Context: one part of a larger RNA
Molecule: small-subunit ribosomal RNA, 3' major domain
Organism: uncultured bacterium
RNA sequence: AGACGGGGACCCGCACAAGCGGUGGAGCAUGUGGUUUAAUUCGACAAUAAGCGAGGAACCUCACCAAGGUUUGACAUCUAGCUGCAAGGCCUGGAAACAGGUCCGCCUUCGAGGGCGCUAGACAGAUGCUGCAUGGUUGUCGUCAGCUCGUGUCGUGAGAUGUACCGUUAAGUCGGACAACGAGCGCAACCCCUAUCCUAUGUUUUACAUGUCAUAGGAGACUGCCCGUUUUAAAUGGGAGGAAGGUGGGGAUGACGUCAAAUCAGCAUGGUUCUUACACCUUGGGCGACACACAUGCUACAAUGGGGAAAACAAAGGGACGCCAAACCGUAAGGUGGAGCAAAUCCCAAAAAUUUCCCCCCAAUUCGGAUUGAGGUCUGCAACUCGACCUCAUGAAGCCGGAAUCGCUAGUAAUCGUGCAUCAGCCACGGCACGGUGAAUACGUUCUCGGGUCUUGUACU
Numbered sequence: 001a002g003a004c005g006g007g008g009a010c011c012c013g014c015a016c017a018a019g020c021g022g023u024g025g026a027g028c029a030u031g032u033g034g035u036u037u038a039a040u041u042c043g044a045c046a047a048u049a050a051g052c053g054a055g056g057a058a059c060c061u062c063a064c065c066a067a068g069g070u071u072u073g074a075c076a077u078c079u080a081g082c083u084g085c086a087a088g089g090c091c092u093g094g095a096a097a098c099a100g101g102u103c104c105g106c107c108u109u110c111g112a113g114g115g116c117g118c119u120a121g122a123c124a125g126a127u128g129c130u131g132c133a134u135g136g137u138u139g140u141c142g143u144c145a146g147c148u149c150g151u152g153u154c155g156u157g158a159g160a161u162g163u164a165c166c167g168u169u170a171a172g173u174c175g176g177a178c179a180a181c182g183a184g185c186g187c188a189a190c191c192c193c194u195a196u197c198c199u200a201u202g203u204u205u206u207a208c209a210u211g212u213c214a215u216a217g218g219a220g221a222c223u224g225c226c227c228g229u230u231u232u233a234a235a236u237g238g239g240a241g242g243a244a245g246g247u248g249g250g251g252a253u254g255a256c257g258u259c260a261a262a263u264c265a266g267c268a269u270g271g272u273u274c275u276u277a278c279a280c281c282u283u284g285g286g287c288g289a290c291a292c293a294c295a296u297g298c299u300a301c302a303a304u305g306g307g308g309a310a311a312a313c314a315a316a317g318g319g320a321c322g323c324c325a326a327a328c329c330g331u332a333a334g335g336u337g338g339a340g341c342a343a344a345u346c347c348c349a350a351a352a353a354u355u356u357c358c359c360c361c362c363a364a365u366u367c368g369g370a371u372u373g374a375g376g377u378c379u380g381c382a383a384c385u386c387g388a389c390c391u392c393a394u395g396a397a398g399c400c401g402g403a404a405u406c407g408c409u410a411g412u413a414a415u416c417g418u419g420c421a422u423c424a425g426c427c428a429c430g431g432c433a434c435g436g437u438g439a440a441u442a443c444g445u446u447c448u449c450g451g452g453u454c455u456u457g458u459a460c461u
Base pairs, nucleotide, nucleotide: 001461002460003458004457005456007455008454009453010452011451012450013449015445016444019408020407021406022405023404026299027298028297029296030295031294032293033292034290035289042053043052064285065284066283067282068281069280070279073123077122078121079120080119081118082117084116085115088103089102090101091100092099093098106114107113125274126273128272129271130270134268135267136263137262138261139259141257146185147184148183149182150181151180152161153160154159165176166175167174191251192250193249194248196219197218198217199216200215201214202213222245225239226238227237228236229235288427301401305360306359307358308357309356310355311354317348318347319346322341323340327336328335329334367398372393373392374391375390376389377388378387414437415436416435417434418433419432420431
């Protein structure tokens, strides 16, 4: 100088407390461990792994396994030789890859020049290893308020000071004071969205206009004004006006560093290993196994509910190899159909919770929907392993969950639907976004956890 303390002082955070809703019990989905397996490819492991890489495992993907094949190779550049002329079609074998045979057959300045092929050689190739050789990127402490430098001063020196103190702040924020005076990276502001108003424009909407709305440009909030407190300061408590008040709400933005943290399997890359194989192609299987254990979710256990009929109100997205209307067929999934739309114009599109009327009457039930049987639809070469959906039948566990444990402070929690990426289809109950309805509680900082500043002790560095 640090680090640590079941030392002290001060301060902060959904950290506790006060509340609301969950998890832990059930069924299912997904991930992981374990076990099994020819293979169940690999990575990630407290917080900071486990609906994570994966924003789509039937083939492909694919890295794994079995079998069948290839060896200058699926891909790149070059050299020498062959003069060989391609690619492609057909036949035979085959699961295919491929092997054998055969047919037709390139451009040209006619030089073998281009292109393609064969042989030989340099080389290619590797999701092989090392994240403890690395770049890049990322998690975490933490959006915590810290981390440093120049000159000066103090100290023999390591170092200290500045950055400590008194107030204040979300903040090393600001003021005062001070052997310090300044500065940098962080904080804040500058950026984006949103709440109010004005102006301009108007492809949409509508019969038209205004408005809503959309696009663009501006205004507006600054402790600016008033009162109190404080040191007359910084600031803080209250008030006015205002759509908004003291950072208005949200986002992006992550200092010096820590964990030899994660990633050689996104990519790049040093070293190392393989080179008729650890490379490459193909068919099939596997990544989907199942005594069990854990994690994250979904659906429930019902009457603030379930079912039937009818009526209403969004936002944000996507659409040409696409979105697909009306109408018709089918109980339905869906099919036929063909209008419109490169979309403020057409379509996806029905919002759902909600409201009104009716049924159910507390029951393992008109709750709950797992599981299983049968019949279908769609995508796709192909749904057996291993897709989604529909209809009929079946109708399991479950009556609110032990110890323990998680999230959330306002348009939040809870609850209700909607869209998108990936994508032929989809195992999405996941992820990311969008709006509808819309709470309760916070006395307080003793305690738990994490963090910051100062100080003290130490057998630690």